Overview:
Predicted 3D model of a 74-nucleotide RNA (transfer RNA) from a bacterium. It matches the Rfam family "tRNA". Its mean pLDDT, the model's own confidence on a scale to 100, is 81. The sequence is in RNAcentral, with records from ENA.
RNA sequence: GCCCCCUUAGCUCAGGCGGAUAGAGCGGCGGUUUCCUAAACCGUAGGUCGCGUGUUCGAAUCACGCAGGGGGUA
Numbered sequence: 001g002c003c004c005c006c007u008u009a010g011c012u013c014a015g016g017c018g019g020a021u022a023g024a025g026c027g028g029c030g031g032u033u034u035c036c037u038a039a040a041c042c043g044u045a046g047g048u049c050g051c052g053u054g055u056u057c058g059a060a061u062c063a064c065g066c067a068g069g070g071g072g073u074a
Stems, first nucleotide, its partner, number of pairs: 001073007010026004019057001028044005050066005
C1' cells in the first nucleotide's frame, strides 16, 4: 500500500433484515434491611449510537469519505 473486522452509558457488550421513549449486566447515587459493613431487594441518574456528508417522509441501522483500534497479506 491493499483486504477484512470493530467503534452504542464510566466499563463489558446486545440491537444493526430503516419507524417503539435506544437497551442489559457491572459500576455510580438514593432508599429498605443491619449495631456497622457486605450481600439481597426497591428506586434513580447517566447516551451528539466515533466524526462528517448523502439517500429517505423517517437513519444507531443504508451509501460514501475521514479518524481511532485490531487482524491478514507482500